Model confidence (mean pLDDT): 86 of 100. A computed fold for a 350-nucleotide part of an RNA from an uncultured rumen bacterium, annotated as small-subunit ribosomal RNA, central domain. The full RNA is in RNAcentral, with records from ENA and SILVA. It matches the Rfam family "Bacterial small subunit ribosomal RNA".
Context: one part of a larger RNA
RNA sequence: CUGGGUGUAAAGGGCGUGUAGGCGGGACAACAAGUCAGAUGUGAAAGCACGGGGCUCAACUCCGUGUCUGCAUUUGAAACUGUAGUUCUUGAGUGCUGGAGAGGCUAACGGAACUCCUAGUGUAGCGGUGAAAUGCGUAGAUAUUAGGAAGAACACCAGUGGCGAAGGCGGUUAGCUGGACAGUAACUGACGCUGAGGCGCGAAAGCGUGGGUAGCAAACAGGAUUAGAUACCCUGGUAGUCCACGCAGUAAACGAUGGAUACUAUGUGUGCGGGGACUGACCCCCUGCGUGCCGCAGCAAACGCAAUAAGUAUCCCACCUGGGGAGUACGAUUCGCAAGGUUGAAACUC
Numbered sequence: 001c002u003g004g005g006u007g008u009a010a011a012g013g014g015c016g017u018g019u020a021g022g023c024g025g026g027a028c029a030a031c032a033a034g035u036c037a038g039a040u041g042u043g044a045a046a047g048c049a050c051g052g053g054g055c056u057c058a059a060c061u062c063c064g065u066g067u068c069u070g071c072a073u074u075u076g077a078a079a080c081u082g083u084a085g086u087u088c089u090u091g092a093g094u095g096c097u098g099g100a101g102a103g104g105c106u107a108a109c110g111g112a113a114c115u116c117c118u119a120g121u122g123u124a125g126c127g128g129u130g131a132a133a134u135g136c137g138u139a140g141a142u143a144u145u146a147g148g149a150a151g152a153a154c155a156c157c158a159g160u161g162g163c164g165a166a167g168g169c170g171g172u173u174a175g176c177u178g179g180a181c182a183g184u185a186a187c188u189g190a191c192g193c194u195g196a197g198g199c200g201c202g203a204a205a206g207c208g209u210g211g212g213u214a215g216c217a218a219a220c221a222g223g224a225u226u227a228g229a230u231a232c233c234c235u236g237g238u239a240g241u242c243c244a245c246g247c248a249g250u251a252a253a254c255g256a257u258g259g260a261u262a263c264u265a266u267g268u269g270u271g272c273g274g275g276g277a278c279u280g281a282c283c284c285c286c287u288g289c290g291u292g293c294c295g296c297a298g299c300a301a302a303c304g305c306a307a308u309a310a311g312u313a314u315c316c317c318a319c320c321u322g323g324g325g326a327g328u329a330c331g332a333u334u335c336g337c338a339a340g341g342u343u344g345a346a347a348c349u350c
Stems, first nucleotide, its partner, number of pairs: 003321004007303002012317001014201004021194003025088004030083002033081002035077008047067008091191001092188003095184004103177007110154001115149007125136002162169002206247006215241002220236004258316006267293010298305002322350003331343002334341002
C1' cells in the first nucleotide's frame, strides 16, 4: 500500500458553514468521451506455459503454438456512466395558514436570602467541632425590631419535560432576531448529499485594559488532627468568580456512537401539532415531528444495540494499524502578550 476496522479492545474531527473534489431522482430523443464487439498494424529476440524433436538421461538445446493482459488507427453497438437539449414532480427550496419552546441579543423591573451600615430593645456570651482552639464580644457582640446600601443568583412551577449545530440555555416584562414543526399544495423544477483546505462558533480555568466585588474561594496566614500533615476539619482571606471590550481554543467538548438517504415485527409512556368519531376540552381511532423504556429478526468477543441501530444497503468526510518511551524531543514563512495550542518522531525497551 492493500485489506480489515473505529459504543467499551488502537481509532469519529468539539460543533457548524461552505470552496475544490467525490457522489447524485423520473421520462424522451441525440452524440459517442468512458464502456462493449469486430478488423488492421504494432507489441524484437531471449524468457515463461503447453505439445513435439536432438545430445544414452537430465541440465542444455531446436521447432511449433500460446502468452506479451498494452498502444495506435478504423468500423460498429447504445443498456449503463458522461455530454449538450427538451420535459416531469416524488428529492430540495419558496409562498400561505397556524400553534409550541430556559434558542440568541438588548433594556427595564421584582421578591426571598446572605453581608455591611445607622438606630431601638437587651446582656454575657457568640461561633465552631468528633472534641477543641484560633476568631468575634462589656469600646455592648450573638439574638430581635425598623430603616438604608450593595453585589450575585433566580426557591416553588420543574418533568429520562422543552429549545439549540455543538458549547450551552431557567425570575418577570418589552423590543429586535435565528431555527424547527404541523397543515395546505399556489410557485420554482434536481436547484441535491458530503465536504480536503478556508471561515465562523466554541464550557471551565487562564491572559490584557478598564470597572465592580455581597456571598463563595485557589494562593496565603492562623487553629486543630497526626509519628509527621506543605492535606482532609475549623477561623480568616487575595486573585478569581460578575460587567465591557479584546485574546486564548482546550475538556470524560461523551450517546466515549461523523453526516445524508432508503428499507426492516411489535408493545408502552411522554412533549408539540393535524385529522376522524363523539353531547364533550376528556377517553378512543388514524397520522407527522421530537424524546424515553421494553422487545423480534438481524448484528455483536461479550456487554449489549435493536425504526433515535451498534440491523440491511449506497454516497462523502475524519481517524486507527502492538505496549512503554510520548502527545515528549526537534523542526515549522505555524498560531499566541504569556501560559501554551496545532503538527509530531527516534534511539532504547518489553